Context: one part of a larger RNA
RNA sequence: CCCUCGUUAAGGAACUCGGCAAGUUAGCCCCGUAACUUCGGAAGAAGGGGUGCCCUGAUCCGUGAACACUCUAGCGGUGGGAGCGGCAUGGGGCCGCAGUGAAAGGGGCCAAGCGACUGUUUAACAAAAACACAGGACUCUGCAAAAUCGAAAGAUGAGGUAUAGGGUCUGACGCCUGCCCGGUGCCGGAAGGUUAAGAGGAGGUGUUAUCCUUCGGGAGAAGCACUGAAUCGAAGCCCCGGUAAACGGCGGCCGUAACUAUAACGGUCCUAAGGUAGCGAAAUUCCUUGUCGGGUAAGUUCCGACCUGCACGAAUGGCGUAACGAUUUGGCCACUGUCUCAACGAGGGACUCG
Repeated sequence: CCCUCGUUAAGGAACUCGGCAAGUUAGCCCCGUAACUUCGGAAGAAGGGGUGCCCUGAUCCGUGAACACUCUAGCGGUGGGAGCGGCAUGGGGCCGCAGUGAAAGGGGCCAAGCGACUGUUUAACAAAAACACAGGACUCUGCAAAAUCGAAAGAUGAGGUAUAGGGUCUGACGCCUGCCCGGUGCCGGAAGGUUAAGAGGAGGUGUUAUCCUUCGGGAGAAGCACUGAAUCGAAGCCCCGGUAAACGGCGGCCGUAACUAUAACGGUCCUAAGGUAGCGAAAUUCCUUGUCGGGUAAGUUCCGACCUGCACGAAUGGCGUAACGAUUUGGCCACUGUCUCAACGAGGGACUCG
């Protein structure tokens, strides 16, 4: 010097990103216990008091002797209450600094964010606000179900049957969930347009029996072969509707009131429609340490407001919310070697010698 412990004057978070770590508290009994609340809780809230040993009295509880009576004579039954033990309470006393004398064994409170909750998770750097969840909604599925695995047979679904099963989103509960169907998707529709294979076969080409010939060649039926125009062809797409707890989206400029400021009001352009309720410098606010208030001697954090929302917003849910959380943030009390500022002690290393 390092590790693991113990103690510490005065101060008591001045340490630090942050009370990290350590300490405080602690069992049992009694008293007492707020806001809020889903009336269950919150709650062991908080905050107080007691706690060892000995003697003694009464009540109560347990056990139950002697003795008495009795019969069916037994390890019987009934009465009886001595003695002993015990919880709580009363009185008196004893000892120590200290009586849950060791060990084991909650620190507490206030406010806010997030997630309702108990649960689950990155085996070996993340336990969370992530996942799940009960509840809500949409959608598919009539049973040989939909969906899934499998070339198939077959199986799961399910020996279930729409109060069932699959998929997707949301996520207790309370109050709610606005407008847009133009785009994309899905559902329905079938008049018209487009349209594949196929059907169809007009026409064309090759070949040549034959015919013509200026002997070079030309024309050319049937058959065979190749090609092939109209015309008829479904779904889909175009088209017509519906649908947002489907994917998603939810404006700009200018003017206006008898101080000023602001604009209930008006004009105009664009759009499918222009963000409703609620919330708002927020896990979202760039400017920004916004401004005001609170808390501090002093506060880029925190809490309450304001609204100028760069760039909240309603099941990619909005706003609240008791309870809960090894969650995140701020504050307070208690307590402390975290610190001012270090000291001493113990054990084990390091170091020296063997």